RNA sequence: GCGUCUGUAGCUCAACGGAUAGAGCAAGUGGCUUCGAACCACUAGGUUGCGGGUUCAAUUCCUGCCAGACGCG
Numbered sequence: 001g002c003g004u005c006u007g008u009a010g011c012u013c014a015a016c017g018g019a020u021a022g023a024g025c026a027a028g029u030g031g032c033u034u035c036g037a038a039c040c041a042c043u044a045g046g047u048u049g050c051g052g053g054u055u056c057a058a059u060u061c062c063u064g065c066c067a068g069a070c071g072c073g
Stems, first nucleotide, its partner, number of pairs: 001072007010025004018056001027043005049065005
């Protein structure tokens, strides 16, 4: 340099082009407990990597960059 794939919450990951983007873990609050752990209930947490385009509607499709993984040279 070329090709393929990936980028969504603090972490690991979901989400036919269509409802307010969800789950587990982690975090916080409360319950329980002599105190913790475990368990139960609740809460908070998101510029869907950054722009542009298509569409009534984009996390999803197209495109340019950026970052990473793998392969080729």
Overview: The RNA shown here (transfer RNA) has 73 nucleotides and comes from a Candidatus Levyibacteriota bacterium. Its Rfam family is "tRNA". Its family is annotated with triplet codon-amino acid adaptor activity in the Gene Ontology.